[in-house]
RNA sequence: GGGGCGUUAGCUCAGCUGGGAGAGCGUCGGCUUUGCAAGCCGAAGGUCGCCGGUUCGAUCCCGGCACGCUCCAUCA
Numbered sequence: 001g002g003g004g005c006g007u008u009a010g011c012u013c014a015g016c017u018g019g020g021a022g023a024g025c026g027u028c029g030g031c032u033u034u035g036c037a038a039g040c041c042g043a044a045g046g047u048c049g050c051c052g053g054u055u056c057g058a059u060c061c062c063g064g065c066a067c068g069c070u071c072c073a074u075c076a
């Protein structure tokens, strides 16, 4: 330098064909207990990496950039 994959909640990840942003764990509150844990119920938490474009409408499509993983090439 070139190719591929990835970037979504605090963490691990889903989101198939453009229209509802989600799950598990964690956190907080409540119930239960003498108390703790476990269990049950509920809640909070998101610029969907960044910029721009297409569209009535973008996590999703297009272009550029950044970061991570990986393969190839070149140099030493």
Base pairs, nucleotide, nucleotide: 001072002071003070004069005068006067007066010025011024012023013022019056027043028042029041030040031039049065050064051063052062053061

Model confidence (mean pLDDT): 81 of 100.
Predicted 3D model of a 76-nucleotide RNA (transfer RNA) from an Actinomycetes bacterium.
NCBI's taxonomy places the organism under Bacteria, Bacillati, Actinomycetota, Actinomycetes.
It matches the Rfam family "tRNA". Gene Ontology term of the family: triplet codon-amino acid adaptor activity. The family's RNA type in Rfam is transfer RNA.
The sequence is in RNAcentral, with records from ENA.